[in-house]
Description: Predicted 3D model of a 541-nucleotide part of an RNA (small-subunit ribosomal RNA, 5' domain) from an uncultured delta proteobacterium.
Context: one part of a larger RNA
């Protein structure tokens, strides 16, 4: 000097930050991952009115194609959380892929032909304590499937050229491999209703090729301690073949040969996520990686793989194990190192807040819906930082306290008293910035087109949206009115007498005080430094 700090005495307000360091211990509740009817089929109730009625009720329209369910589609592999594990290409850093993958998104340029069989929902019928679950029919689709077509992309084969050679570039003729519709306007036909086909337009689809971004894999360099660890290794090290992966490799295997690493520290051990930074120091160096940012790992413990562009997947899935919880004892549920919050450890760390207005993301065409990401509030002097507790004048130096050499000094212009100001807290009245886009409306330019329809862009106006929070901010009203502590006074170190005590009680960081006049133990007067904090402990330099 400095701290995610605690403890103890104090404690008036704001501002910005910041709060489990311990047990990655168990963990009641609630919420944290949905959306989408412009993929597809189906489809209510309750409630309200009407209409009949045997007064029990039927039965029609609305509620509504609404709700809750299911197919498919994207999203869930992000965001958030923790530091267990790792001494490692796990991090920084600076190359390397002629050894790679890459949904959404941009951008060229091509394609979207013709068919089929099914299955959830849904309905019947049964098992089961539940959790669920069997079996029979019925139905769509952008869901699944055969067929066409193939620039292109893969395969194999021939030819050229580069290259020692793997091989890599051009080329030939072969042989394998895509698709899906939806919304909307307009014509035209029907049974005039819904639909069909055209024809525009807008979004999706397929298959290729570049981008962006983002991932894998591989080098070199860099970064703890221990030699009371001194020799390690058999898939070990290198070939050759076959497998495997998006892709190189002993990545696995089988064979083969016996090699590989190490005193510039190999192999044990202990100990840690890395880093950007972060305190500290003049630097140099030393400690540290809290909050923020970047990477890595991990999601009860351990293992495994599916689905996917992407995962070995914190709120998915299967196994094993410990735990808890429910049962009809036969079987079956679960995972806060997600925001809150409990319990428990602990010298210690918050609310079971409020909103999606902003910003950001996922889903749609949008509307919009989700979002404990975030934005805010609320709790803690935890830490920075501002701010006030009044300011002027006032000597009969009041009372009172304390000392005193008994004259007096000192607390002290301190107080009282008089003028005077009005932060901050209270109370009234106004009142924001943070919101501008999407979107609608309206006008006006443009493009497509037969078109003054209709989509599509473009620009102007207008209307609409704040949790915070009636906060922040501004005025008004009143009144010095509510707002000062804590440690220290032998040296080191600013700051001194008095009384108690008597090697006792005690102090105490080091030196070192106390045994009868203690400037060092308690008080008390004074005084000294800091201040809404002031002090001790830890702990790092």
């Nucleotide at each position: 000097a400095g701290c995610g700090a605690a403890c103890g005495c104090u404690g008036g307000c704001g501002g910005c930050g910041u709060g489990c360091c311990u047990a990655a211990c168990a963990c009641a509740u609630g919420c944290a991952a949905g959306u989408c009817g412009a993929g597809c089929g189906a489809g209510a109730a309750a409630g309200a009115g009407g209409a009949c009625u045997u007064c029990g009720g039927u039965u029609c329209u609305u509620g509504a194609g609404u709700a809750c369910a299911g197919c498919g589609g994207c999203g869930a592999a992000c965001g958030g959380g923790u530091g267990c594990g790792u001494a490692a290409c796990a991090c920084g850093u600076g190359g390397g892929c002629a050894a790679u993958c890459u949904a959404u998104c941009c951008u060229c340029a091509a394609g979207a032909u013709a068919g089929g069989g099914a299955u959830a929902a849904c309905c019947c019928a049964g098992c089961g304590a539940a959790a669920g679950u069997u079996g029979g029919g019925c139905u769509a689709a952008u869901a699944c499937c055969u067929a066409a077509u193939a620039a292109g992309a893969c395969c194999a084969c021939g030819g050229a050229a580069a290259g020692u050679a793997a091989u890599u570039u051009c080329u030939g003729a072969g042989g394998u491999c895509a698709a899906a519709g939806a919304g909307u306007g307009c014509u035209u036909c029907u049974u005039c209703u819904a639909g069909a086909a055209g024809c525009a337009u807008u979004u999706g689809c397929u298959g290729g090729a570049g981008g962006a971004g983002g991932a894998g894999c591989u080098c070199g360099c860099g970064a703890c301690c221990u030699a009371u660890c001194a020799g390690c290794u058999u898939g070990u090290u290198g070939g050759u073949a076959a497998g495997g992966u998006a892709a190189c490799g002993g990545c696995c295997u089988a064979c083969c040969a016996a090699g590989g690493c190490a005193a510039a520290g190999a192999c044990g051990g202990g100990u840690a996520g890395c880093u950007g930074g972060u305190c500290u120091g003049a630097g140099a160096g030393g400690a540290u990686g809290a909050c923020c940012a970047g990477c890595c790992a991990c999601a009860c413990g351990g293992g495994g793989a599916c689905u996917g562009a992407g995962a070995c997947a914190c709120g998915g899935c299967c196994c094993c194990g410990a735990c808890u919880c429910c049962u009809a004892c036969g079987g079956g549920a679960g995972g806060c190192a997600g925001c809150a919050g409990u319990g428990g450890g602990g010298a210690a760390u918050a609310u079971u807040g409020g909103g999606c207005a902003a910003u950001g993301g996922g889903g749609g065409a949008a509307a919009c819906c989700c979002u404990g990401a975030c934005c805010c509030a609320g709790c803690g002097a935890c830490g920075c930082c501002g701010c006030g507790u009044g300011g002027g004048u006032g000597a009969u130096g009041a009372a009172g306290g304390c000392c005193u050499u008994c004259g007096g000094g000192u607390c002290g212009u301190a107080a009282a008293g008089c003028c005077u100001u009005g932060u901050c807290a209270a109370g009234a009245g106004g009142a924001a910035c943070g919101a501008a886009u999407g979107u609608c409306u309206u006008u006006a330019g443009g493009g497509u087109a037969a078109a003054u329809a209709g989509c599509c862009c473009u620009a102007a106006a207008g209307a609409g949206u704040g949790a915070c929070g009636g906060u922040a901010c501004c005025u008004c009203u009143g009144a010095a009115g509510g707002a000062a502590g804590c440690a220290c006074c032998g040296g080191c170190c600013a700051a001194c007498u008095c009384c108690g005590u008597g090697c006792c009680a005690g102090c105490a960081g080091c030196c070192g005080c106390g045994g009868u006049a203690a400037g060092a133990c308690g008080g008390a007067g004074g005084g000294u430094g800091c201040a809404a904090g002031c002090g001790u402990u830890g702990c790092u330099c």
Rfam family: Bacterial small subunit ribosomal RNA.
The RNAcentral record of the full RNA draws on ENA and Greengenes.